[in-house]
SAH (S-adenosyl-L-homocysteine) riboswitch aptamer from Actinomadura soli, 80 nucleotides, folded computationally. Its Rfam family is "SAH (S-adenosyl-L-homocysteine) riboswitch aptamer". On this family, see Wang et al., Mol Cell 2008: "Riboswitches that sense S-adenosylhomocysteine and activate genes involved in coenzyme recycling". The family has 52 seed sequences and 1,354 matches in Rfam 15.1. Gene Ontology terms of the family: S-adenosylhomocysteine metabolic process and regulation of gene expression. NCBI's taxonomy places the organism under Bacteria, Bacillati, Actinomycetota, Actinomycetes, Actinomadura. The coordinates come from a structure-prediction model, not an experiment, and the mean pLDDT is 77.
RNA sequence: GGAGCCGAGAGGCGCUGCAACGGGCGUUCGCCCGCCACGCUCGGCUCCGACCUCCGGAUCUGCAAGGGCGCCUCCCAUAU
Numbered sequence: 001g002g003a004g005c006c007g008a009g010a011g012g013c014g015c016u017g018c019a020a021c022g023g024g025c026g027u028u029c030g031c032c033c034g035c036c037a038c039g040c041u042c043g044g045c046u047c048c049g050a051c052c053u054c055c056g057g058a059u060c061u062g063c064a065a066g067g068g069c070g071c072c073u074c075c076c077a078u079a080u
Stems, first nucleotide, its partner, number of pairs: 001048009010073006018039001021034005038066001
């Protein structure tokens, strides 16, 4: 750095729809239909790869950020 699994990021409803995915067609990599708003980030574990040389433990303190549009609930703060 990549991949997979698990967990967390308060909870839900509706709408549209890109990518991915599924199906069909086809002049062959495009079109149509379906599905679709955690596909993102952080943490733990496992596997693969690369690089590097320090690594591990204890204690204390603190703690995310973002996520199309509309609505609702919950939580906190402030104002009236």